Notes:
Transfer RNA from Candidatus Kaiserbacteria bacterium RIFOXYD1_FULL_42_15, 72 nucleotides, folded computationally. It matches the Rfam family "tRNA". Rfam links the family to the GO term triplet codon-amino acid adaptor activity.
[in-house]
RNA sequence: GCCCCUGUAGUUCAAUGGAUAGAACGAUUCCGUCCUAAGGAGGAGAUCCUGGUUCGAUUCCGGGUAGGGGCA
Repeated sequence: GCCCCUGUAGUUCAAUGGAUAGAACGAUUCCGUCCUAAGGAGGAGAUCCUGGUUCGAUUCCGGGUAGGGGCA
């Protein structure tokens, strides 16, 4: 330099172009307890950036960017 794959919550992962983007773990608040723990309940938290297509984009397309792999 060229080609391929991946990028969603703190972490690991879902989501057929259409519903308030969900789950587990973690953190947090409350209950619980003499105190902790086990257990129970609640609320918070995310689509890598930019442009395009579309009535509608996490999803499709172009460019960029970060990581991984292959070739040279």
NCBI's taxonomy places the organism under Bacteria, Bacteria candidate phyla, Candidatus Kaiseribacteriota.